[in-house]
Context: one part of a larger RNA
Molecule: large-subunit ribosomal RNA, domain II
Organism: Candidatus Acidiferrum sp.
RNA sequence: GCCAGCGAGUUACUCUUCAACGGCAAGGUUAAGGAAACGGAGCCGUAGCGAAAGCGAGUCUGAACAGGGCGAUUCAGUCGUGGGAGCUAGACCCGAAACUGAGUGAUCUACCCAUGGCCAGGUUGAAGCGGGGGUAAGACCCCGUGGAGGACCGAACCCACGUCGGUUGAAAACGGCGGGGAUGAGCUGUGGGUCGGAGUGAAAGGCUAAUCAAACUCAGAGAUAUCUGGUUCUCCCCGAAAUAUAUUUAGGUAUAGCCUCACGCGUUCAGUACCGGUUGUAGAGCACUGUUUGGCCUAGGGGCCCUACCAGGUUACCGAAAUCAGGCAAACUCCGAAUGCCGGUACUCCAGAGCACGGGAGUCAGACUGCGGGGGAUAAGCUUCGUAGUCGAGAGGGAAACAGCCCUGACCGCCAGCUAAGGUCCCUAAAUCAUGACUAAGUGGUAAACGAUGUGCGGAUGCACAGACAACCAGGAGGUUGGCUUAGAAGCAGCCACCCUUGAAAGAGUGCGUAAUAGCUCACUGGUCAAGUGUUCGCGCGCGGAUAAUGUAGCGGGGCUCAAGUGAAGUACCGAAGCUGCGGAUUUCUGCUUUUGCAGGAGUGGUAGGGGAGCGUUCUCACGCCGACUGAAGCGGCGGGGUAACCCAGCCGUGGAGGCAUGAGGAGUGAGAAUGCUGGC
Numbered sequence: 001g002c003c004a005g006c007g008a009g010u011u012a013c014u015c016u017u018c019a020a021c022g023g024c025a026a027g028g029u030u031a032a033g034g035a036a037a038c039g040g041a042g043c044c045g046u047a048g049c050g051a052a053a054g055c056g057a058g059u060c061u062g063a064a065c066a067g068g069g070c071g072a073u074u075c076a077g078u079c080g081u082g083g084g085a086g087c088u089a090g091a092c093c094c095g096a097a098a099c100u101g102a103g104u105g106a107u108c109u110a111c112c113c114a115u116g117g118c119c120a121g122g123u124u125g126a127a128g129c130g131g132g133g134g135u136a137a138g139a140c141c142c143c144g145u146g147g148a149g150g151a152c153c154g155a156a157c158c159c160a161c162g163u164c165g166g167u168u169g170a171a172a173a174c175g176g177c178g179g180g181g182a183u184g185a186g187c188u189g190u191g192g193g194u195c196g197g198a199g200u201g202a203a204a205g206g207c208u209a210a211u212c213a214a215a216c217u218c219a220g221a222g223a224u225a226u227c228u229g230g231u232u233c234u235c236c237c238c239g240a241a242a243u244a245u246a247u248u249u250a251g252g253u254a255u256a257g258c259c260u261c262a263c264g265c266g267u268u269c270a271g272u273a274c275c276g277g278u279u280g281u282a283g284a285g286c287a288c289u290g291u292u293u294g295g296c297c298u299a300g301g302g303g304c305c306c307u308a309c310c311a312g313g314u315u316a317c318c319g320a321a322a323u324c325a326g327g328c329a330a331a332c333u334c335c336g337a338a339u340g341c342c343g344g345u346a347c348u349c350c351a352g353a354g355c356a357c358g359g360g361a362g363u364c365a366g367a368c369u370g371c372g373g374g375g376g377a378u379a380a381g382c383u384u385c386g387u388a389g390u391c392g393a394g395a396g397g398g399a400a401a402c403a404g405c406c407c408u409g410a411c412c413g414c415c416a417g418c419u420a421a422g423g424u425c426c427c428u429a430a431a432u433c434a435u436g437a438c439u440a441a442g443u444g445g446u447a448a449a450c451g452a453u454g455u456g457c458g459g460a461u462g463c464a465c466a467g468a469c470a471a472c473c474a475g476g477a478g479g480u481u482g483g484c485u486u487a488g489a490a491g492c493a494g495c496c497a498c499c500c501u502u503g504a505a506a507g508a509g510u511g512c513g514u515a516a517u518a519g520c521u522c523a524c525u526g527g528u529c530a531a532g533u534g535u536u537c538g539c540g541c542g543c544g545g546a547u548a549a550u551g552u553a554g555c556g557g558g559g560c561u562c563a564a565g566u567g568a569a570g571u572a573c574c575g576a577a578g579c580u581g582c583g584g585a586u587u588u589c590u591g592c593u594u595u596u597g598c599a600g601g602a603g604u605g606g607u608a609g610g611g612g613a614g615c616g617u618u619c620u621c622a623c624g625c626c627g628a629c630u631g632a633a634g635c636g637g638c639g640g641g642g643u644a645a646c647c648c649a650g651c652c653g654u655g656g657a658g659g660c661a662u663g664a665g666g667a668g669u670g671a672g673a674a675u676g677c678u679g680g681c
Stems, first nucleotide, its partner, number of pairs: 001681006011089002015086004020081005027044003033038001048055002058070004092230002095227001099220006110194009119184001121153003124149001128145006157181003161178005196212001198208003233614006243256005257363002259360003264355002268353001270348009283335001284333002289329007300318002302315004366391010396407003411584004416580003422574003425558003431571001433570001435568001437566002444560001450544002454541010471528005477501003482496003507522001511520002585604008615670001617667006624660003634654005639648003
C1' cells in the first nucleotide's frame, strides 16, 4: 500500500416539553406490594390572588366602597405507545500535555562507605646529607650523594579534541587516521548505602535501567479538550447564513434576523398607475459659518517732517470693517432634484406571497464585480461601510485556458426544431455575405505627458491673373563711421535715439563675419514663370515616446491589408442542459369523480439544515410454504424486472442441510476515508 473483518447519536428517569396515534374523561392514573382481584400514599387537572397569615370569583396594594396589578366572566384534561428536542448522567466516536494516590526501581548512571586489584620502558634531578673551598663565625660557592613532583616523554588502562566514513548503519552513538591524561582530584573488581518535588550533582537542568524542567507501573479514569479528525442504505419536497446586540468576547456561545415542519387567518404580500406625505443627498449657490484672489475705499498702526504739551502735515508701507468683481467646503446652506421610504385607492398577480402561534435547525471566518463613500498614495487579488448581482450552495454556452465577468437556472429520454451571449478564412459549427468609408502602422494584437509638413473630413481667415507662394535674374542706396562709450565700436560688444533724402524698393539694420574696416546675407523692390499659396480651429484613424532576463511569446495558433483590421448601417446562418416538439416520472393546487383515478394550471439545480416515503441486514412471534429420489443456505456466472436502495418468472456450475414469503415486533441494523483497530498478502 491493497484486500477482508471490526469500527461512531445509545441507554436510563412512573424527569420536562411538543406534535401524531390510542384509552377514559370533570376527571385521569396508580407506586411499593400482590398469583390476581386489588392497593388511592401520591401526582396532574377541576380557581385564583397575595411574600405570608389568609381570603376567595375574586384577591393584592391601600385609609378607601377610589384607582391600578394579576385573575374570573369562555376554549379539557389525564394516562399510555412509538417519535422530535431538552435536563442529569462518559451521552456520537477516537485523541492530549497534565493532576492525584499507592507502589516498583541506584544490576545503567551520580555521589558516598567497606574491602581488594592495576599503572611497560625512558627522562629530569627538589629538600636533606657527605666532602672540598670560603668566613672571626656565618652566609655563600663547587663536587658528590640523594630520589621529591596533581614533574617530563610514552604503552597497557582511562578519556573523547579534529577529520573522514557510517546515517533503512556492522552499531538505537560505531569504525579508520590523528589527539589528551597516564603516581594521581588516577583507573578499576566485589559487596553495601542514598529516589520521585525526592536523591545525587568539581553545576551541563546533568544523571536516577536506550525514559528526566520531575522516573517507571497500576489506579482515580471513559480526567477534561470553546480544538483537529471521523461518523456507514435510497429516493422525493423545501432550502439558509457568514448580519445586529452582548460576552475575560473575537475560530466559542446566547437572543434576534434568515430556513423548515404542523396548525390557524384568507390576499392582509408584491408589482404598476394615480393621489397625499417625508428628506436635505447629487447638483448648485455664497444669504449664514469659515476659507480665498484682485481692485476701490478707509478706522487704526508703522516711517518721515514738525513739535514743550495737545495737536498737525505727509507717505511708492501694513491694513480691520464696508464695498465691487471672481472662487472653495464631509462636519457651510438663500436653494434643491432623480431615486428611496410611509400611507391611501385601483388594477394585475393566486405564487413555496403575507401574518400569528408552536416543534426542529443551521449560520456568527465570507469572496469578487458594478455603482455611492471612508482609510491608503482618487496604490494593492488592500481595508472598511452602503447598494445591486454572481459565487458560496450553480451544472450548461461564451471570455484560448480562467469560483465571483457576459448569456442562461440542469426532473429523465430523443441521431427533431428556434434562439441568447458570442461568433461565421483554416484549426472550428456557421458569410472568403452585400453596401459605402477609414487605416499602411501587422496599427489591429498593452501605456502617458509631450513631439511631428503622416493621412482623411469639416470650419475660419490672409495673399492671388492689376500675377500671389516657391525658385531663378537684378537692386538692396545717400546724409553716416547716427550720438555716447571705447585702444577700436564703421548696421551687427554695450547704452541712447531710431530721423531725413533719392527712389520701384532699401531697417540708423535679420543673421554669418572682421582687431576695427572689408566681405556674404536677410527684410524690402522690380523682372522671369503661371495658378493657387499661407495661417489657424475642430474631428476620425495612424507615427514617435516604447527597455528584461530558456525561445517568437502583449491576436489561442496558422495566417490576414478595397481585410480575416476599424467605424456605420443591413440580410442570412451557427450557437446552451434557455425555449419549442414527442414520450415518460413525480410534487402541489383547482375541478370532477370519489375505490382507483381523470382533466387542467404551476412546479421538480442545490451545501448547512428541516420535512416526507421507502430498500436491505439480524433475531422473535403468528400464519402459510420450499428442501438430500427431482438438492436448503452460501459462493461463481448467465438472463430478466424496478425511479433508487434493490429484487427473482428463471437457468448453469459449485455446495451438502437447512431456508423463505406475508403480517407484526425488537435492534450490537448498512463503511471508503478517523496518520482508525486486527489479520492476510